[in-house]
RNA sequence: GGAGUUGGCCAGGCAGUCGCAGUAUCGAAUAUGGUAUUGAGGAAAGUCCGGGCUCCACAGGGCAGGGUGCCAGGUAAUGCCUGGGCGAUGUGAAUCGACGGCCAGUGCAACAGAAAAUAUACCGCCUUCGGAUUUUUCGGGGGUAAGGGUGAAAUGGUGCGGUAAGAGCGCACCGCGCUUUUGGCAACAGAAGUGGCAGGGCAAACCCCACCUGGAGCAAGACCAAAUAGGGAUCCUAAAGUUGUGGCCCGCAUCGGAUCCGGGUAGGUUGCUUGAGGUAUCUGGUGACAGGUAUCCCAGAUGAAUGGCUGCCCAAGACAGAACCCGGCUUAUCGGCCGACUCCCGGC
Numbered sequence: 001g002g003a004g005u006u007g008g009c010c011a012g013g014c015a016g017u018c019g020c021a022g023u024a025u026c027g028a029a030u031a032u033g034g035u036a037u038u039g040a041g042g043a044a045a046g047u048c049c050g051g052g053c054u055c056c057a058c059a060g061g062g063c064a065g066g067g068u069g070c071c072a073g074g075u076a077a078u079g080c081c082u083g084g085g086c087g088a089u090g091u092g093a094a095u096c097g098a099c100g101g102c103c104a105g106u107g108c109a110a111c112a113g114a115a116a117a118u119a120u121a122c123c124g125c126c127u128u129c130g131g132a133u134u135u136u137u138c139g140g141g142g143g144u145a146a147g148g149g150u151g152a153a154a155u156g157g158u159g160c161g162g163u164a165a166g167a168g169c170g171c172a173c174c175g176c177g178c179u180u181u182u183g184g185c186a187a188c189a190g191a192a193g194u195g196g197c198a199g200g201g202c203a204a205a206c207c208c209c210a211c212c213u214g215g216a217g218c219a220a221g222a223c224c225a226a227a228u229a230g231g232g233a234u235c236c237u238a239a240a241g242u243u244g245u246g247g248c249c250c251g252c253a254u255c256g257g258a259u260c261c262g263g264g265u266a267g268g269u270u271g272c273u274u275g276a277g278g279u280a281u282c283u284g285g286u287g288a289c290a291g292g293u294a295u296c297c298c299a300g301a302u303g304a305a306u307g308g309c310u311g312c313c314c315a316a317g318a319c320a321g322a323a324c325c326c327g328g329c330u331u332a333u334c335g336g337c338c339g340a341c342u343c344c345c346g347g348c
Base pairs, nucleotide, nucleotide: 001344002343003342004341005340006339007338008337009336010335012313013312014311015310016309017308018307020039021038022037023036024035025034026033041319045330046329048328049327050326051325052324053217054216055215056214060250061249062248063247065213066212067211068210069209070084071083072082073081074080085099086097087096088095089094100208101207105206106205107202108201122148123147124144125143126142127141128140129139130138131137132136156174157173158172159171160170161169175197176195177194178193179192180191181190182189183188221270222269223268224267231261232260233259234258235257236256241255243253244252277296278295279294280293281292282291283290284289
């Protein structure tokens, strides 16, 4: 100097002028008001997860179903985060993982190939017998799976010895099984000894195992006011039955329940923002995070509030607007700043 990986921060600012919504206060008054103060995001998005909260309801329990899947921690909790292990990609910093089990059982693998399981011999190699056109070649028997071919995958790998030719046939190393042992909470990683020891893949196939798991949702729910038709029809029903917030069973409670037609209302208040809250700092911890101290109040609209104009500065407006709240993940994105780390080139 160049190219990357990763963590954190910002998301226009200042001034003037006019205009919106909340809260407090003045005011008889939400006045065609005054004053003060506050007023969209890093993702507010997707609705993919987890919860808080409300109701069923203070009667529960189980099964099926569903979710997760290495170990240890964090958290209100999670499928999230942190650290570690193993594996994969990358020169690397790093990134990703649908990461329990194939000796419980069942199943799948087209085509090619001799053969993909109850394993086998297409080409070939060795040996033996017979025939012939006796250079060479044909057929039969026996042995073989080292070489070649097919395939995503061929039944341990490499090397040496050995053999008629070969083969764990034997040996060395690796791999695999068993025993003992070391480090680590663990996942796991080693060490020593011993045994020639064989069939692999797919569970993101059904399945088995471990752990977790009621339902519905702020259009939940509560209150007030008003209106209508306290309407009509059909079916079941006195208990072995109906109903009781997913299904089934048991239990408990209850005495009516189900279906259809028709009519009224859709108004207002609340829930509604003080929180698993923010900021600063200290302590503990590798870290996620936890605790202490101090300090702050920071949107609550409801056909839906923050916009227009002017001037200056500038890096320069991309993706984009809350609707009960919070914690995550994922996706979109113009740029700027700060830190750590990796690789390449060159110079001293």
A computed fold for a 348-nucleotide RNA from a Gammaproteobacteria bacterium, annotated as Bacterial RNase P class A. Its Rfam family is "Bacterial RNase P class A". The family's RNA type in Rfam is ribozyme. Rfam describes the family as follows. Ribonuclease P (RNase P) is a ubiquitous endoribonuclease, found in archaea, bacteria and eukarya as well as chloroplasts and mitochondria. Its mean pLDDT, the model's own confidence on a scale to 100, is 78. The model forms 96% of the base pairs in the Rfam consensus. The sequence was found by an Rfam model in a public genome assembly. The organism belongs to Gammaproteobacteria, within Bacteria.